[in-house]
Molecule: transfer RNA
Organism: Minisyncoccota bacterium
RNA sequence: CCUCUCAUCGUUCAAUGGAUAGGAUAGCCCCCUCCGAAGGGGCUGAUGCAGGUUCGAUUCCUGCUGAGAGGA
Numbered sequence: 001c002c003u004c005u006c007a008u009c010g011u012u013c014a015a016u017g018g019a020u021a022g023g024a025u026a027g028c029c030c031c032c033u034c035c036g037a038a039g040g041g042g043c044u045g046a047u048g049c050a051g052g053u054u055c056g057a058u059u060c061c062u063g064c065u066g067a068g069a070g071g072a
Base pairs, nucleotide, nucleotide: 001071002070003069004068005067006066007065010025011024012023013022018055027043028042029041030040031039048064049063050062051061052060
């Protein structure tokens, strides 16, 4: 320098154009217990940034930022 992949709650992973963006774990509350652990129930919390396409974008396109892989 060129090509490709990825970026979503604190962490880890879903969502193949139409939803209230879902689960696990972590955090908080409650139940259970003599007290804890385990278990059960509930609550909170996220789409890297800026544009574009579309009636509608996590999803498609462009640029930027960051991470990774390959090549010279």